[in-house]
RNA sequence: AUUUGCUAUAGCCAAACCUAUAGUAAGGUAGGGGCGGAAAGUCGCGGAUCCAGAAUGAUGGAAAGCCGGACUGCCGAG
Repeated sequence: AUUUGCUAUAGCCAAACCUAUAGUAAGGUAGGGGCGGAAAGUCGCGGAUCCAGAAUGAUGGAAAGCCGGACUGCCGAG
């Protein structure tokens, strides 16, 4: 540098749900919790989804652990 992977070591993240909190809402944050994950790290570029909104639309917001993509990375083995 490259291929591959959770089997090994040491770790990481954290679903649903509950409590608190502000928010029109989706959802966020904090604590508890642990379904799961080899990128469940970052981005929000494309598709899908959710909320608000002349209910259908423009527009604004949300999450991204749905699919694709880009960037970066630990450990083991070849």